Small-subunit ribosomal RNA from an uncultured prokaryote, 1506 nucleotides, folded computationally. It matches the Rfam family "Bacterial small subunit ribosomal RNA". Gene Ontology terms of the family: ribosome and structural constituent of ribosome. The RNAcentral record of the sequence draws on ENA.
RNA sequence: AGAGUUUGAUCCUGGCUCAGAUUGAACGCUGGCGGUAUGCUUAACACAUGCAAGUCGAACGGCAGCACGAACUAGUUUACUAGUUGGGUGGCGAGUGGCGAACGGGUGAGUAAUGCGCAGGAAUAUACCUUAAAGAGGGGGAUAACUUGGGGAAACUCAAGCUAAUACCGCAUAAUCUCUUCGGAGGAAAGCUGGGGACCUUCGGGCCUGGCGCUUUGAGAUAAGCCUACGUCAGAUUAGCUAGUUGGUGGGGUAAAGGCCUACCAAGGCGAAGAUCUGUAGCUGGUCUGAGAGGAUGAUCAGCCACACUGGGACUGAGACACGGCCCAGACUCCUACGGGAGGCAGCAGUGGGGAAUAUUGGACAAUGGGCGAAAGCCUGAUCCAGCAAUGCCGCGUGUGUGAAGAAGGCCUGCGGGUUGUAAAGCACUUUCAGGAAGGAGGAAGUUUGCUAGGUUAAGAGCUAAGUAAAUUGACGUUACUUUCAGAAGAAGCACCGGCUAACUCUGUGCCAGCAGCCGCGGUAAUACAGAGGGUGCGAGCGUUAAUCGGAAUAACUGGGCGUAAAGGGUGCGUAGGCGGAACGCUAAGUCAGAUGUGAAAGCCCCGAGCUCAACUUGGGAAUUGCAUUUGAAACUGGCGAUCUAGAGCAGAGAAGAGGAGAGUAGAAUUUCAGGUGUAGCGGUGAAAUGCGUAGAUAUCUGAAGGAAUACCAGUGGCGAAGGCGGCUCUCUGGUCUCUUGCUGACGCUGAGGCACGACAGCGUGGGUAGCGAACAGGAUUAGAUACCCUGGUAGUCCCACGCCGUAAACGAUGUCAACUAGCCGUUGGGGACCUAGAGUCUUUAGUGGCGCAGCUAACGCACUAAGUUGACAGCCUGGGGAGUACGGACGCAAGUUUAAAACUCAAAUGAAUUGACGGGGGCCCGCACAAGCGGUGGAGCAUGUGGUUUAAUUCGAUGCAACGCGAAGAACCUUAGCAAUCCUUGACAUCCAGAGAAUCCUUUAGAGAUAUAGGAGUGCCUUCGGGAACUCUGUGACAGGUGCUGCAUGGCUGUCGUCAGCUCGUGUUGUGAAAUGUUGGGUUAAGUCCCGUAACGAGCGCAACCCUCAUCUUCAGUUGCCAUCGGGUCAUGCCGGGUACUCUGGAGAAACCGCCGGUGACAAACCGGAGGAAGGUGGGGACGACGUCAAGUCAUCAUGGCACUUACGGAUUGGGCUACGCACGUGCUACAAUGGGGUAUACAGAGGGUUGCGAAGCCGCGAGGUGGAGCUAAUCCCAGAAAGUAUCUUGUAGUCCGGAUUGGAGUCUGCAACUCGACUCCAUGAAGUCGGAAUCGCUAGUAAUCGCGGAUCAGAAUGCCGCGGUGAAUACGUUCCCGGGCCUUGUACACACCGCCCGUCACACCAUGGGAGUGGGAUGCACCAGAAGUAGCUAGCUUAAAAUUGGGCGGUUACCACGGUGUGAUUCGUUCCGAUGACUGGGGUGAAGGAGUAACAAGGUAACC
Repeated sequence: AGAGUUUGAUCCUGGCUCAGAUUGAACGCUGGCGGUAUGCUUAACACAUGCAAGUCGAACGGCAGCACGAACUAGUUUACUAGUUGGGUGGCGAGUGGCGAACGGGUGAGUAAUGCGCAGGAAUAUACCUUAAAGAGGGGGAUAACUUGGGGAAACUCAAGCUAAUACCGCAUAAUCUCUUCGGAGGAAAGCUGGGGACCUUCGGGCCUGGCGCUUUGAGAUAAGCCUACGUCAGAUUAGCUAGUUGGUGGGGUAAAGGCCUACCAAGGCGAAGAUCUGUAGCUGGUCUGAGAGGAUGAUCAGCCACACUGGGACUGAGACACGGCCCAGACUCCUACGGGAGGCAGCAGUGGGGAAUAUUGGACAAUGGGCGAAAGCCUGAUCCAGCAAUGCCGCGUGUGUGAAGAAGGCCUGCGGGUUGUAAAGCACUUUCAGGAAGGAGGAAGUUUGCUAGGUUAAGAGCUAAGUAAAUUGACGUUACUUUCAGAAGAAGCACCGGCUAACUCUGUGCCAGCAGCCGCGGUAAUACAGAGGGUGCGAGCGUUAAUCGGAAUAACUGGGCGUAAAGGGUGCGUAGGCGGAACGCUAAGUCAGAUGUGAAAGCCCCGAGCUCAACUUGGGAAUUGCAUUUGAAACUGGCGAUCUAGAGCAGAGAAGAGGAGAGUAGAAUUUCAGGUGUAGCGGUGAAAUGCGUAGAUAUCUGAAGGAAUACCAGUGGCGAAGGCGGCUCUCUGGUCUCUUGCUGACGCUGAGGCACGACAGCGUGGGUAGCGAACAGGAUUAGAUACCCUGGUAGUCCCACGCCGUAAACGAUGUCAACUAGCCGUUGGGGACCUAGAGUCUUUAGUGGCGCAGCUAACGCACUAAGUUGACAGCCUGGGGAGUACGGACGCAAGUUUAAAACUCAAAUGAAUUGACGGGGGCCCGCACAAGCGGUGGAGCAUGUGGUUUAAUUCGAUGCAACGCGAAGAACCUUAGCAAUCCUUGACAUCCAGAGAAUCCUUUAGAGAUAUAGGAGUGCCUUCGGGAACUCUGUGACAGGUGCUGCAUGGCUGUCGUCAGCUCGUGUUGUGAAAUGUUGGGUUAAGUCCCGUAACGAGCGCAACCCUCAUCUUCAGUUGCCAUCGGGUCAUGCCGGGUACUCUGGAGAAACCGCCGGUGACAAACCGGAGGAAGGUGGGGACGACGUCAAGUCAUCAUGGCACUUACGGAUUGGGCUACGCACGUGCUACAAUGGGGUAUACAGAGGGUUGCGAAGCCGCGAGGUGGAGCUAAUCCCAGAAAGUAUCUUGUAGUCCGGAUUGGAGUCUGCAACUCGACUCCAUGAAGUCGGAAUCGCUAGUAAUCGCGGAUCAGAAUGCCGCGGUGAAUACGUUCCCGGGCCUUGUACACACCGCCCGUCACACCAUGGGAGUGGGAUGCACCAGAAGUAGCUAGCUUAAAAUUGGGCGGUUACCACGGUGUGAUUCGUUCCGAUGACUGGGGUGAAGGAGUAACAAGGUAACC
C1' cells in the first nucleotide's frame, strides 16, 4: 500500500466483500512448564451458612467469667487440695462515657444535567492534625449497670429503689468571639496518669514536675458545601414551553449566596445557535483503531457522581438524610403459643436462577494502609498471598550431530521412476524444563530489654529520643535460586491448499451428498464436496462466531459531489443570517508572539535501572495539541470616526418590443338556419361499414345568426423572473437598452423560514358553446380488440366573471451574483467615426445563434451565454428495490399536494463510449432472389426413403434450409449389428507358459446345424542332434472380445453460411481505455479487382493467376488409328502393298494482353463501341473452400480417454426379421396422348467395361434365353442393335390402337436355396389417370427440355447414383416487392446476441409490513379524594424537673407530604419463542421450468416519456 465482484470487452459512478489490528469474550479440536495480568458484560434476580467495625480499664461505677496473691475455714503437719470472704493485683463479660462507624469495600439501577470535564468565583463551615494567644475557678442534682417485683411464646418491656464519671446542668470570669438601636447585651471548660527533693496532711493526698486530655479565639493544612462561563448522544413525523414561572421589596430559613420558602408588586423568563417533549446513557483520565484528523468505547487501575429490597422521612453528628443505624408505607422471605415479631450479600467466599459465558463457603495480618488506644496491642474478606481457568501477554521446552541400502510402508506414475526423505532405523552426544535428593537468599522496617550522650525538669526520677548490645516477629513456603542423580527419556497440534491468498495430486460422489467471506463450485474425468498422500501457514495453541476501528476520499475539517451516473428548489421578491469596493486615523474583539498558573497520578513516547531475557516493575524527562491571567505587536478581519467614486442608484435626452390589464373593432374560414338552382348519391377508408340523402342531401348562389381563433408577414427574430405572450385601434401600466453630463456616496450580493406568481388537467357558482373532443354509442380490424382507423358525441376546452388547486421531461435535465481567460462567422436593438454617401467600411454596447483554441470532463461534450480559472451565499445527493409508499402533521371542497420512514430483499442497479448482432431503420450493391420465360412437383398408379403404427424382432444412425433414391456403389442365406431357439467359455482372433501331436486329407454315424462320435491315410522342413520354426489339440492364468454407453471428453473426416469477398497482422499514429486508423471516402470491378485521395506505411490468409480439360494452329511421332495420291483385290468393306498429306491419337509449343483504334472518364483505374482473330474482355467447364459459425454430423468406416459387461452386453449355428401396413410426408419413374401411339424401312455418336471376364459367327426358341465356342489381357476382339430423327402406312379425340397398374397361367436365368423375399420373358387381364387446390421446385446457352448409351456395386437383383454423347429452345423491361448475402450509416434496455430481452394481472407457497370493531400491558400530564412516619407552626388538656416569666415528654390541631384510589387526556408496545394481540382486509417482497396476453427496448410494428 491494496484486491475481488456489474460488461462480450472498456472507462467511470456506486454498493457489497476480503486481506490488518483489537477483545473482561464464547464455541470446536488439541494441550508440557514457568512468570505476569485478568475473570457474572446476562437477573440493580432471590439468597442458606460463616466472616467483612471496632476499640479505649491511662474517662466511670463495677466484678459475671479467668489468673495471681492475701485473710479465714476444712482435709493429715511444711507443702498440697477444697471452700468462704474481700476488687487487692493482672485483666475483663454486660453497662455508662469517648472516638470511630460518613473511611475502606461493592454496584451502575437512576441521571442528558441538582451530573461530569476544564477554567474561574465568593457568601461558607471543617472532628482528628500543625501553629499562635488566653484559660482550665467554684458548685449541683440525676441516671444506666445492679437489686426487687411484674408482663410476654419470643423480640423485648414496665414499675420501685441504690450509685459513678472526661455523662448532664447552673454560677463566676474572658477575648482581636457573637449580636447591637452603638447605650450595651450575651457568652466556656474536665479531668486522667507517671515520677518526686523540700514543706504540709484527715495519710486518700496537697504541692512541684512530665505526658495525655479539656475550653475559647486567630491562622494554616486537609476534606467538604455553593455559584459562573465553555464543552458534553439521537429524534422537528416533538414548535412552542413556563405561574414560584422571571424580576423587585419586606420577612423567614441555611454553615453559606439564592424563589430555597412566604406576603405584596411588576409581567416577565426560555426558544429555530433547537426551548419543551420522547428515546438512550453514569461522566472523565484513559482503552482499541487510525499516517493523522477522526471513529468506537468507558472491564481491570485512578478521579468524580449516584445508589444500597422499592418509595418517603428525619434523628445523631464536624461530617449522613447513613450498604452491614432509626421510623413509616409496599412487595417478598422466615419465626410464632396467632396476640405479635425478625430480615435485606450491588462487602468476601458460597447457593439457586438466568445465560454462549466468568473462580475457593482457602491462609495471614508477616508487609502496605486504616480505626481505637499513652503504649503493648486488638480489629481489619481493605490488603498481601495461595487455589481454579491456555482468558490474554511474555519466556522456555518437546532434543543435537551424523546417517543413502535413498530401507520398509504409504501415495502417485508416462511403469522408467518420483515423493514422503536425512525423515526413520543405526551410530555418537547433550540434559534446559518436568521428576528424585540436598542446600538456601530477599521481602524485617520494627518491637521489647539493657547500656551511653542530648532535651525537659529542682532532679541522676519519669518522659522523649540519637547510638549501641542482646532477644524476637514470614501467611506465602516443600519460596526464588544453587548443587547433584538418572535417562532421549515424560511433552504437538490446529487450520488451510479455485481466485482474492502462501500451498496439488489420486480416489469416491454425480445439481445428490455437501461447500461457501465475496465471486461462485457439484448434472461421470471436481486442484472448490468427502477421504487419502503430499504441501503451506501458525504453533501450546489453532480455527470459527460475535463485536469495534481500519481499508471506506462510502458523510469528504484535513478530504467528495450535483448537464447525461444519486443530486439544481418551477420562478421571483425579501426577513433573519452569511459575505462585502477605495484611502486615512483610533481601538485591540478575532489574529500573532512572550511570560505565569493550571492541564492529578497511572497510562502512551524517549533515556536509564531491577527481575538470567521478555512480559512486568521502577527513576527521570518529554508530552498533555486545552483553558485562564498578564505583557506586547497592529499587517489582515471586526468596531468607531471622518473621507472618496470605479459597485449600486437618481436626474436629462432618445430607442425597440406577440411584456401586462381594460375597452372597442375588422376580415377570411368552419358550422347552423332561411331561400334559389339542381339530382342521386354524399361521406369515409388500406378496403369497408355505421352515418347523411328522393321528406331532395353532397355541390352551387344569396342572405342571416353565433362562437372561437387570428393565414401570409414569421425569422436558431422580439419581450417577459419563470409559467408564457401573435389581427387592428385607443386608454392605463411594468421592465430593458443607448448617449451625455450632473447628483447620492457602498445605499451592495445571496437568502433558511415567509410572501407573491405559477402551463395543462381538475374542482365550485353563474353565463356562453362554432370547431375540436376524454367518457359513452355504433361501424370496422382482430384469435380476442373494453385500442390504434371511421361515423357521431357529453363533460371539458376557448371564452367571460369570481374563487380554489400548486403540480409537469415546470429542461439548457446546467441556482443566483461578480471578476478574469485566443479567435472567426451570422443575426436583433442602440451609439460613434470615416467615406466613393451605399443594400458601404471600421468600431462600440446590450441581447441571441453557429464553429473553434487553451483549459476542464468518465466519456459524450462545454468552451466570454463555460460544464474553464476564482470568490460570495443558498438548495440538494450518499447502492438498487421496497417508495416518493405507510403512519403522523400541515394545506385543500374534493381530487390530491407537501413533509417523509422502516421491516424485508438483491449483489448488483446506473452513466458514457466500444465491438458485434439485430430492426416490420436508411443508403449503395449482388445472386435464377424477384420479375420475364420454359419445364416440373403438389392430383393418379407404381418405385424408393422417412414418420407413425404394428411386431418376438421389424437392428442402428441421419431430423428446418444443411434428415427423408441419406450411411446403403445394390438385406433371399451371407451381409446383420436386431428377435426366437440350441450350443461354447483362455474363447472365432493376438502374445506368453507347460504338455502332446507334423500339418493335412478321406470316410462313417447322430443332429435343423453348430457340434459330437468312430475309423483310415499321412510322418514333412532346419539342426551344433540338446532342440528349433510354422501348424493342430489339451491345460493354467495373464488376457482376448464387443456395431455396448458417452460425437456434450476427443482425433480424423464431412456438411453449412459460401466460391460470399471477406478475415487479419507488424510498425506507426489517435484515444485514459475497450478500441480505432489501415479496411473509411470518390470512382471502378465478378472480386478488399484496380486507380485516386488519405496518419498511415507495409505484409499475410482469401480473390485472381499458376494445375486439369474443351475450343484454333504449328511441330514431332505414326500402330491396333487414318487413306489424299500410286498400285493390287472384292458383290461390297483401308481388305492388301504402300504412304503419314488429312482425320485421329499424345508429347512439345504458339495463341488473348483491354495489346490496337475511337469515345467516356479526373491526363487515372476502368467502361462502351469497333477492327483483327478459332476464341474478346475471368473464352466454356473442373479441381481448388480464408478467419470463423452451428457443443452441426459421425464412438456403427477408422483411431481413441473414461465408464460399465466377462459361462456374457463375448463367440457359433438354424429359422425368422430389417421387405409388416388403416395412414402422413419427401424424392423419383410412367402416364393422361395426335409435336402422340403402333407397324415397316433406314441414318448418325461419345465415353466406357471385359480372363472367376466380355463372349462373336452359326444353330434352336415367339421371347427371356439355350447351344456354341472363334477372337480378345483390348485405338486390333467382344459388350454393341444407339434412340429421338428421317421416309411411309395406320389411328381421329375415345378412358381410345392412350395408359399400363393389378391379377391368372406358362416359363427363362442366377444361386446350396427365389415360400416369406429376386429379375426377366410370353399369353391373358387392362385399375387409377382426360394435365392436377392452397402451395412450391429447377433452369440464363450447347443451358432448359427431350432422346438413348455406358459404368461402379454385383452370383442375381435400378425408375437410384456416377458418367457419355444426339436433337436443341424461350426470356431477362428492370431492382418496387419476397428470400439470402456484402459495404457504409443509424437506433438499441440484445451479447446464449430477436428463436433476444422483458412488463403487469391471475393461480400456488413463504416472509415482513400497513389498516382494522376492538381487547390487554407500560410509562405519563391534569383535576380530585386520601393522608402513615416525619418536620415546622399553634395549643385552654395531662405529666416531669436539682436551673421554674423556662425546658422536656404525652395529647389535640393545622400545613407540607410517600404509598394508594377515582375521573379524564395525550402517548407507547422495536429488539433470538413466549413478549402485545385481533375476525377480516390492502399493497409489497421472494420463489428452475403454471395459465392468458405482449406494454417497453429497433420507427418494438399506434415514437416513447412527464